Description: RNAcentral holds the sequence, with entries from Ribocentre. Predicted 3D model of an 87-nucleotide RNA (SAM riboswitch aptamer (S box leader)) from Kocuria marina. The source organism's lineage runs through Bacteria, Bacillati, Actinomycetes, Micrococcaceae and Kocuria.

[in-house]
RNA sequence: UACCCAUCCAGAGCGGCCGAGAGAUCUGGCUCGUGGAAGCCGCAGCAACCGGGGUGACACCGGUGCUAACGCCAGAACCGAUGGAAA
Numbered sequence: 001u002a003c004c005c006a007u008c009c010a011g012a013g014c015g016g017c018c019g020a021g022a023g024a025u026c027u028g029g030c031u032c033g034u035g036g037a038a039g040c041c042g043c044a045g046c047a048a049c050c051g052g053g054g055u056g057a058c059a060c061c062g063g064u065g066c067u068a069a070c071g072c073c074a075g076a077a078c079c080g081a082u083g084g085a086a087a
Stems, first nucleotide, its partner, number of pairs: 001087001004084005013043005021032003025076005044067003048064005071079001
């Protein structure tokens, strides 16, 4: 990393660095951004999947993940993201 399965209208922020774009891709919108987004780092938080022991149910530990808006809305596609399993 192909394929397969499941989920994607809930939930969860502060500080530092950086400096103009960002919201997966394309199109049309819309929204966020120098009162500094995106990205990286630190701490914190949320709780989706899997593992551990265990419970009436939880809580707990570990492995990933996530922390603007219905995957922001609509259309397109062998679409995208996360987890599990896998040759």